[in-house]
RNA sequence: CAAGCCAGCCGGGUGAUCGCGGCCGGACGUUGUUUAACGUACCGGCUGAGGAAAGUCCGCACUCCACAGAGCACGGUGCCGGCUAACCGCCGGGCGGGGUGACCCGACGGCAAGUGCAACAGAGAGGGAUAUUGCCCGUCAUUGGUCAACAGCGUGGGCCAGUGCCGGGUGAGGGUGAAACGGUGGUGUAAGAGACCACCGGCAGCGGCAGUAAUGUCGCUGGCCAGGCAAACCCCACCGGGAGCAAGGCCAAGCAGGAUGAAAGGCCAGGUGUCUGGUCUACGGAGCUGCUCGUUCCGUCACACAUCCGGGUAGGCCGCGAGAGGGUGCCAGCAAUGGCGCUCCCAGAUAGAUGAUCACCAGCGCUCGUUCUCGCGAGCGCCUACAGAAUGCGGCUUAUAGGCGGGCUUGACAG
RNA sequence: CGGGGCGUGGCGCAGUCCGGUAGCGUGCUUGAAUGGGGUUCAAGAGGUCGACGGUUCGAAUCCGUCCGCCCCGA
Numbered sequence: 001c002a003a004g005c006c007a008g009c010c011g012g013g014u015g016a017u018c019g020c021g022g023c024c025g026g027a028c029g030u031u032g033u034u035u036a037a038c039g040u041a042c043c044g045g046c047u048g049a050g051g052a053a054a055g056u057c058c059g060c061a062c063u064c065c066a067c068a069g070a071g072c073a074c075g076g077u078g079c080c081g082g083c084u085a086a087c088c089g090c091c092g093g094g095c096g097g098g099g100u101g102a103c104c105c106g107a108c109g110g111c112a113a114g115u116g117c118a119a120c121a122g123a124g125a126g127g128g129a130u131a132u133u134g135c136c137c138g139u140c141a142u143u144g145g146u147c148a149a150c151a152g153c154g155u156g157g158g159c160c161a162g163u164g165c166c167g168g169g170u171g172a173g174g175g176u177g178a179a180a181c182g183g184u185g186g187u188g189u190a191a192g193a194g195a196c197c198a199c200c201g202g203c204a205g206c207g208g209c210a211g212u213a214a215u216g217u218c219g220c221u222g223g224c225c226a227g228g229c230a231a232a233c234c235c236c237a238c239c240g241g242g243a244g245c246a247a248g249g250c251c252a253a254g255c256a257g258g259a260u261g262a263a264a265g266g267c268c269a270g271g272u273g274u275c276u277g278g279u280c281u282a283c284g285g286a287g288c289u290g291c292u293c294g295u296u297c298c299g300u301c302a303c304a305c306a307u308c309c310g311g312g313u314a315g316g317c318c319g320c321g322a323g324a325g326g327g328u329g330c331c332a333g334c335a336a337u338g339g340c341g342c343u344c345c346c347a348g349a350u351a352g353a354u355g356a357u358c359a360c361c362a363g364c365g366c367u368c369g370u371u372c373u374c375g376c377g378a379g380c381g382c383c384u385a386c387a388g389a390a391u392g393c394g395g396c397u398u399a400u401a402g403g404c405g406g407g408c409u410u411g412a413c414a415g
Numbered sequence: 416c417g418g419g420g421c422g423u424g425g426c427g428c429a430g431u432c433c434g435g436u437a438g439c440g441u442g443c444u445u446g447a448a449u450g451g452g453g454u455u456c457a458a459g460a461g462g463u464c465g466a467c468g469g470u471u472c473g474a475a476u477c478c479g480u481c482c483g484c485c486c487c488g489a
Base pairs, nucleotide, nucleotide: 001411002410003409004408005407006406008404009403010402012361013360014359015358016357017356018355020048021047022046023045024044025043026042027040028039029038030037031036050386054397055396057395058394059393060392061391062244063243064242065241074240075239076238077237078236079093080092081091082090083089094108095106096105097104098103109235110234114233115232116229117228133173134170135169136168137167138166140164141163142162143161144160145159146158147157182200183199184198185197186196187195201225203222204221205220206219207218208217209216210215248318249317250316251315257309258308259307260306261305264281265280266279267278268277269276270275282300283299284298285297286296287295288294325344326343327342328341329340330339331338332337363382364381365380366379367378368377369376370375416488417487418486419485420484421483422482425441426440427439428438435472443459444458445457446456447455448454465481466480467479468478469477
């Protein structure tokens, strides 16, 4: 210098003006005996989104419901150890795979427990299974050669070679398939074959050593080899009750429901009538007054009205932010993480506030000028990407313009 | 805010549980029957099974992540 690998951080800044949510103080208003409570087109101060607030994929807190205990079913997790409130999370280690390397990836228990699946092709797809071609053996038929018997011919026979049908053996070769039942060499055989032997590979069991363990390594023995799929049923080990803040709790208009509640008679008019209106007296309640009288209003038999009761709608309040909290230092640990000390208070809306404008700076892109280039100056644009709290927290996953610094690897060149 | 379901020719659906050639109805195209149309008959075209990864010899189907749509809860 080039090409990479890994873990991490920021994600516009400053100022001015206007505006919005929350809290505190004041002012004003209403209620109230007071403390105070509630409200506000007011004033002042403080404060106001994220690394993912997202997807809702996991886990927990919290709340209600259910529940004697155990088991089954169902669901989840799955090498080992550790961390954690818990986890499909994180850290460390093992094994396997990839890369020259830094390093990365892995749903990574069990198919030599059982059951199941494997289309098409192929002889055969898991049973110690299968046989088209090939190789080998045998019976029969046939062709050719040869041999002996015979004086010769013919016929029959033996041996050798070939062809065909049938029967049998065989699993090395060819062939099919994603996958075909260890590899090499030898012995053996009619031909062959782990049928047998040596070595190699792989597996199982037992034992020694190292390690907490996964596992690694060494030795002995075994049978000749045990195929693939468990993100197929299943087996084994461990974990899990259900629902979710629209959980749940408190207050409580209106309507409907229930209970209780004092006091009635006459006359007139309308109307078929239940009834309606007026009036007189009486009674009950309330106002005027300190009380009586007086007077005004309302009511008088259950319509209504008043009071109370239970549940509870609208609505309001709580749940709701001092927390598995943030920052920092030290200690323990390889690390995840934990412990101790100091310090800080850091959104709580309810149809949902955190925004807009201007100026300067920083960044990026474009154009022009200057310049060998780097660069410098001017102008214009973007004024930023992904996105936005809604009970909270720990993770995972996904989206993300642009920028910053750190550690490491490989290659080339120079010293 | 929380919970559940679905995505397969143009349209409506089956197949997904338990993996092995992607099907049915309707629509479309061509031809025949008719004087013409409808109807009927015959033949045919049309599919990245929402997207991307993984498991497997093999994925619409099994697993994971993402996208879109629909429904329910005061």